The RNA shown here (small-subunit ribosomal RNA) has 1388 nucleotides and comes from an uncultured bacterium. The coordinates come from a structure-prediction model, not an experiment, and the mean pLDDT is 86.

RNA sequence: AGAGUUUGAUCCUGGCUCAGGAUGAACGCUAGCGGGAGGCUUAAUACAUGCAAGUCGGACGGUAACAGGUCUUCGGACGCUGACGAGUGGCGAACGGGUGCGUAACGCGUACACAACCUACCUUUUACUGGGGGAUAGUUUUGGGAAACUGGGAGUAAUACCCCAUUCGUUUGGGCUGCGGCAUCGCGGUUCAAAGAAAGGUUUACUGGUGAGAGAUGGGUGUGCGUCCAAUUAGGUAGUUGGUAGGGUAACGGCCUACCAAGCCGACGAUUGGUAGCUGGUCUGAGAGGAUGAUCAGCCACACGGGCACUGAGACACGGGCCCGACUCCUACGGGAGGCAGCAGUAGGGAAUAUUGGACAAUGGGCGGAAGCCUGAUCCAGCCAUGCCGCGUGCAGGACGAAGGCGCUCAGCGUUGUAAACUGCUUUUGGACGGGGACAAUAAUCUCGACUUGUCGGGACUUGAGGGUACCGUCAGAAUAAGCACCGGCUAACUCCGUGCCAGCAGCCGCGGUAAUACGGAGGGUGCGAGCGUUAUCCGGAAUCACUGGGUUUAAAGGGUGCGUAGGCGGCCUGUUAAGUCAGUUGUGAAAUGCCCUCGCUCAACGAGUGGGACUGCGAAUGAUACUGACGGGCUUGAAACAGGUUGAGGCAGGCGGAAUGUGGCAUGUAGCGGUGAAAUGCUUAGAUAUGCCAUAGAACACCGAUUGCGAAGGCAGCUUGCUGGGCCUUGUUUGACGCUGAGGCACGAAAGCGUGGGGAGCAAACAGGAUUAGAUACCCUGGUAGUCCACGCCCUAAACGAUGUUUACUUGCUGUUCCUGCUUCGGCGGGAGUGGCGAAGCGAAAGCGAUAAGUAAACCACCUGGGGAGUACGCCGGCAACGGUGAAACUCAAAGGAAUUGACGGGGGUCCGCACAAGCGGUGGAGCAUGUGGUUUAAUUCGAUGAUACGCGAGGAACCUUACCUGGGCUAGAAUGGGGCCGGGAGUGAUCUGAAAGGCGAUCGCCCUUCGGGGCCGGCUCCAAGGUGCUGCAUGGCUGUCGUCAGCUCGUGUCGUGAGAUGUUGGGUUAAGUCCCGCAACGAGCGCAACCCCCACGUCCAAUUGCCAGCGGGUAAUGCCGGGGACUUUGGACGGACUGCCGGCGCAAGCCGCGAGGAAGGUGGGGACGACGUCAAGUCAUCAUGGCCUUUAUGCCCAGGGCCACACACGUGCUACAAUGGCGGGGACAGAGGGCAGCCACUGCGCGAGCAGGCGCGAAUCUCUCAAACCCCGUCCCAGUUCGGAUCGGAGUCUGCAACCCGACUCCGUGAAGGUGGAAUCGCUAGUAAUCGCGCAUCAGCCAUGGCGCGGUGAAUACGUUCCCGGACCUUGUACACACCGCCCGU
Repeated sequence: AGAGUUUGAUCCUGGCUCAGGAUGAACGCUAGCGGGAGGCUUAAUACAUGCAAGUCGGACGGUAACAGGUCUUCGGACGCUGACGAGUGGCGAACGGGUGCGUAACGCGUACACAACCUACCUUUUACUGGGGGAUAGUUUUGGGAAACUGGGAGUAAUACCCCAUUCGUUUGGGCUGCGGCAUCGCGGUUCAAAGAAAGGUUUACUGGUGAGAGAUGGGUGUGCGUCCAAUUAGGUAGUUGGUAGGGUAACGGCCUACCAAGCCGACGAUUGGUAGCUGGUCUGAGAGGAUGAUCAGCCACACGGGCACUGAGACACGGGCCCGACUCCUACGGGAGGCAGCAGUAGGGAAUAUUGGACAAUGGGCGGAAGCCUGAUCCAGCCAUGCCGCGUGCAGGACGAAGGCGCUCAGCGUUGUAAACUGCUUUUGGACGGGGACAAUAAUCUCGACUUGUCGGGACUUGAGGGUACCGUCAGAAUAAGCACCGGCUAACUCCGUGCCAGCAGCCGCGGUAAUACGGAGGGUGCGAGCGUUAUCCGGAAUCACUGGGUUUAAAGGGUGCGUAGGCGGCCUGUUAAGUCAGUUGUGAAAUGCCCUCGCUCAACGAGUGGGACUGCGAAUGAUACUGACGGGCUUGAAACAGGUUGAGGCAGGCGGAAUGUGGCAUGUAGCGGUGAAAUGCUUAGAUAUGCCAUAGAACACCGAUUGCGAAGGCAGCUUGCUGGGCCUUGUUUGACGCUGAGGCACGAAAGCGUGGGGAGCAAACAGGAUUAGAUACCCUGGUAGUCCACGCCCUAAACGAUGUUUACUUGCUGUUCCUGCUUCGGCGGGAGUGGCGAAGCGAAAGCGAUAAGUAAACCACCUGGGGAGUACGCCGGCAACGGUGAAACUCAAAGGAAUUGACGGGGGUCCGCACAAGCGGUGGAGCAUGUGGUUUAAUUCGAUGAUACGCGAGGAACCUUACCUGGGCUAGAAUGGGGCCGGGAGUGAUCUGAAAGGCGAUCGCCCUUCGGGGCCGGCUCCAAGGUGCUGCAUGGCUGUCGUCAGCUCGUGUCGUGAGAUGUUGGGUUAAGUCCCGCAACGAGCGCAACCCCCACGUCCAAUUGCCAGCGGGUAAUGCCGGGGACUUUGGACGGACUGCCGGCGCAAGCCGCGAGGAAGGUGGGGACGACGUCAAGUCAUCAUGGCCUUUAUGCCCAGGGCCACACACGUGCUACAAUGGCGGGGACAGAGGGCAGCCACUGCGCGAGCAGGCGCGAAUCUCUCAAACCCCGUCCCAGUUCGGAUCGGAGUCUGCAACCCGACUCCGUGAAGGUGGAAUCGCUAGUAAUCGCGCAUCAGCCAUGGCGCGGUGAAUACGUUCCCGGACCUUGUACACACCGCCCGU
């Protein structure tokens, strides 16, 4: 000293929360010792029991008990002595001790005052202490009563009581007189008069008594200042305020009474309500402050609740009295007793607070001459970790880094950890034994001495609760002694297991939904330590109530505006004063506490000192006079007034005007008008709308008109007249600070609304109807009443906004405009007051403000203090009402907000792309079938894929296998592979039997190499690795889809911004393109784009077999068949070619345009490969790999059979069709690219055919699959469910295969379904494309292929264009969205 938390991120505002300290604490876990402290905060609740105030015989009468003595009749007697119960009397009991109920008060604190007072005991001074008297307790006697208690009789004492005498002081009254002060007056001197005292005891030494003065101590009273909250408490007060007189008191006083007067207090907060004992201090804080008032100390108040007085020096009296009340107890029912907020203790309450202890040894108190007695004050002890302080639980060595635990990448390593074991040492504490001072003397008693005869000095003796103490010594022995909280961030400290939004944690943010450092346990670690945590409370952090030290344009916050009261503040010069202010001095500010110093307990806590300083305060007197104040004098610059000019929708009242609109009349005129997105309601043949003329009504004033003007604000607009307010300018004159602000107060205050009376054209809440709509109590339309207008009276609000209070001064500039004015050479140059824009400095969180400040300062007012609840409730005030003003709390949240940033989004804008739409061609959606999916079914119908981006997808081949699923039968280190150990040599072949097979049982035959050690191979047993298409694609790698072949995505440096971030990448052009050019606080760069790669299209060169054949030769029925050839075609390698290069036009350039030229190809020539940063927790754990989890006679492995092919349905993708641009029959023509040895198969024969039987060639530019089909020609069919269509079904076959039942393909014969071009909707395609036609290949025994991947043949149409739909790109704008519009969020 700060930190966490609002956001995707940022800055700010702002609340919440944390880290610190503290406590009379409590609770949880734990606990060795000591010192010195503290200990009912709640029920001022109720109390059993004991104790807490007595003492004096030296005041008195006496003698109940005890002891001694004397006497004794041994019963007892005698107060004789020590003493002493009860009593009389004295002193004390008003102290000490407790508690905090009450009290907001002179109660407390502080400083003064009493000229208005008292004070027992004590000190001192002075004067006295003479004489007399009558009673009464005790006692005795006799009564009453249960008791408490009490009545009568008799007799008695005093330091009890009374009377008389005396009077230095004293008091009262009067006279004379001195001094002084503070208003009333005070202090003296002198004189006269009156009044009023006493007590003795004991004994020679004292002690008492009375009057008076003084002192000391203690108290009483008054005053200034200070002392909580609420104004939703604004008025209070009749003894009230004052006076006179009297009473009362120690004393002043309405303290009380009578009379008189009508005052007194209050926004500087009276009164009322709530709360509370106050202070020194204590805790916290840097301080200022805030909170608090336990222990200790001062004051106050109280003593069961309330009231009252008595006694006394002192009380209205805690352990006194009386009365009332509540409660408890006793009772013989007639009556009585009691008061722990004293010390212990009990019950109760409560989270919670101790012993019915010891002693008067010390300190202190009461009484006493004293001894002494009393003392729950006090001193000690007991209980409690309640806090503070100190000590200990050992120290040193000790690595093979032991064992065990825990973790890991697990042959091993790390960590616990020098920790332990082990060796040596020490002995605090605890234990045992022994010793043991201080508190004790300045005391008492006795005694001696000295002298100022009540003091001092010496000696002797006596006294300790604590205390078996502290402390010291000796002995043995590591021996007797460690826990608690935490470990996600804040905040020091990390891993494993368990759990699986469960159980739980949590101070805030937040953790937990299968890999949790946040839950629970463990290991380890961190912090503190005889304690540690939690809870509660206070201060701090919080500058978050801001005096020190905050704010108010948009975050909470400027009053709607002005006038003005109180108040606050106030120009220049000068004088006086000295209230504020300042200085030194002085008194006080109790002690304790806190700070410093020193000292004492071994240290510390703790304690001590005629120690220091402090106590920031208050009082007194003295001085200073700058500033402020007060009083006085002056000034003119602030302010105001007058004169002149000027300005404007400023205000009020009256008059006038035209346009428009409505209405009425007349006229012309005919079928509609009106209204809307489109309509309808409505009006109209009874004549509307439209048009013309006349008349009439009310309201508002087009153009001018503006970014203008005026006004305090609200607000103000036709013209004109009257009345009236203000501003400004110019120049002078006058007053002389007359000023600024302004709580309350008063006035004004848009619209709507209210009251009364008018008015009412248009408009128009409510209302009605018509539409819209899912509904439509709305938006739109047709009507329409209040109202809008006028007069008068209310209401008093607003986004009453510049969301910016008023006033004054100061602070670079540029530019527009309104009004006034000076100068002018008429070009212009100035001055003042307003009103706008942009901007320097500065300010601001930023946006922005910026002489009209939100800058720099000053004065005054108003207002704010997290969001919601709520401008609500209650109360009060105002109002006719509506409502307005003032204005909370409970509860709840961890935020609510401001500004700006990047994205995303918008039924916002701009620009631009894409078969996106449009323009076209062909489909899908209807039918049958194929295939995939959903659903359903099933023992199983294995699993995955699910909008686009799943659905002829994984699968490029499910009859068995595949296969992962189901049923059943089997195996268990296992079906496969590797390695180690031991044993064997029977390695291998495996008949028969059983069985569905797997498997089981296993006869028979029977190894190889060798360096002789053994090895290969195999079996058995065993060990280590198993195995899993089980789970998690949300733990992952890899691969893939999609946005998207879209043109984007970023970085470095610089610059800008507090920052997120921006700039660059925006802008102007251009492009298919962030492609390029130009500009520019940017300059460069990277990943993408393009190009480099492959195929196709042209050419050149090279090459030439199996390809080719022009020329030459040979040969055939015929064929490049042969010899040859390289020309051509082709093949396949290298190279060329295209670059807007050339021309014209446009353009700065980039580039664009052209039926341009040339060229095989032209503006990216066509196609492919190639996919930026990223998005969808997209897909895949079942291709593979892989973390974790699960499984181990099973979720592994083997086998047989079944299933993946099910079928009421639904969807996707396809095939074939519905026919004549066609079907069928016959004839004829032309490809490319591929494949082939368990293969392709020529050719021949057979079969209608699938195919079969032979069989040549070919591992292929050679042989073969291989006749391509659409097409062309001829013929036929004649619009029909057909010579279309082929489903379905029957029969017969072929082929593959161990095997075609579930469940193959194909062939032939027969059968001949739906279907006649397909609803809403929807898909593909821009050229060799669509459409259409066939061919091949992969997988594969075969095939459910109509699928997929390729190949060629034939070969179109259309694109005006970018408004709209979908997707995308860039710029910009709004946003309360950021999981980002499939968002957020409101009401019911």